[in-house]
The RNA shown here (transfer RNA) has 73 nucleotides and comes from a Candidatus Uhrbacteria bacterium.
Its mean pLDDT, the model's own confidence on a scale to 100, is 82.
RNAcentral records the identical sequence in 2 taxa.
The source organism's lineage runs through Bacteria, Bacteria candidate phyla and Candidatus Uhriibacteriota.
It matches the Rfam family "tRNA". The family's RNA type in Rfam is transfer RNA.

RNA sequence: CGGGCCGUAGCUCAGUUGGCAGAGCGCAUGGAUGGGGUCCAUGAGGCCCCGGGUUCGAGCCCCGGCGGCCCGA
Numbered sequence: 001c002g003g004g005c006c007g008u009a010g011c012u013c014a015g016u017u018g019g020c021a022g023a024g025c026g027c028a029u030g031g032a033u034g035g036g037g038u039c040c041a042u043g044a045g046g047c048c049c050c051g052g053g054u055u056c057g058a059g060c061c062c063c064g065g066c067g068g069c070c071c072g073a
Stems, first nucleotide, its partner, number of pairs: 001072007010025004019056001027043006049065005
């Protein structure tokens, strides 16, 4: 310098036919227990890396950045 993949909740990741943002773990509250672990129920928590564009509508499509990993030179 060129190319590919990735960036979504505290962590690991789904979500790609463009139409309500999700799961597991963790956390909070309540219950079961004498207490812990464990199990059950409920709940909080993210405008999806940044900016712009297309569209009635963008996590998703397009453009430009930034960051991570890999390949080539």